[in-house]
Molecule: transfer RNA
Organism: Lysinibacillus sp. 2017
RNA sequence: GCCGAUAUGGCGGAAUUGGCAGACGCGCCGGACUCAAAAUCCGGUUCCUUCGGGAGUACCAGUUCGACCCUGGUUAUCGGUA
Numbered sequence: 001g002c003c004g005a006u007a008u009g010g011c012g013g014a015a016u017u018g019g020c021a022g023a024c025g026c027g028c029c030g031g032a033c034u035c036a037a038a039a040u041c042c043g044g045u046u047c048c049u050u051c052g053g054g055a056g057u058a059c060c061a062g063u064u065c066g067a068c069c070c071u072g073g074u075u076a077u078c079g080g081u082a
Base pairs, nucleotide, nucleotide: 001081002080003079004078005077006076007075010026011025012024019065027045028044029043030042031041032040046055047054048053058074059073060072061071062070
């Protein structure tokens, strides 16, 4: 250089033949239980905000009523190859 794969909350990891983004688990926060704690159980947990709303799936564009998903380009990591 060429070919291929991957990129999603704090972490792991779902969501596909385009239709409610973040299921589920871990962690964290609050509570119950306890003399106290552990374990267990219950609730909450993306960000910003003038609280009306706005943004968000590596980045920038495109297609579409609608994109994590399709198309083009870019970046990073991993693998293959001369």